[in-house]
RNA sequence: CCCGUACCCGUGGGAGAAUCGGACCGUUCGCGCAGUCCGGUGCCGAAGGAGCAACCGCCCCGGAAACUCUCAGGCCACACGGACCGCGGGUGCAUC
Numbered sequence: 001c002c003c004g005u006a007c008c009c010g011u012g013g014g015a016g017a018a019u020c021g022g023a024c025c026g027u028u029c030g031c032g033c034a035g036u037c038c039g040g041u042g043c044c045g046a047a048g049g050a051g052c053a054a055c056c057g058c059c060c061c062g063g064a065a066a067c068u069c070u071c072a073g074g075c076c077a078c079a080c081g082g083a084c085c086g087c088g089g090g091u092g093c094a095u096c
Stems, first nucleotide, its partner, number of pairs: 004093010018041007026033002042075003048071001049069003055063003
């Protein structure tokens, strides 16, 4: 130095899941439609959180999932967010 590993930054990719009613407002001759707010029921899991566990460890205990729950979050599209993956860079550790 390369490879490995943890974290950070940048960058690319990145899923799932709905409706009903009311009020306000814009448009319309009107019906209707769009948006916001409120309420009801339902749905999703890949921020976070929690639970069990294969397994692991320094084994009185502890660490543990993409499994499970759905508190939180989300459910037209866009945007935002998004576990995880790829690429580039930085710091530390490890190894030679």
A computed fold for a 96-nucleotide RNA from Pukyongiella litopenaei, annotated as Glycine riboswitch aptamer.
The model forms 91% of the base pairs in the Rfam consensus.
Model confidence (mean pLDDT): 78 of 100.
Its Rfam family is "Glycine riboswitch aptamer". Clan: Glycine riboswitch clan. Its family is annotated with glycine biosynthetic process in the Gene Ontology.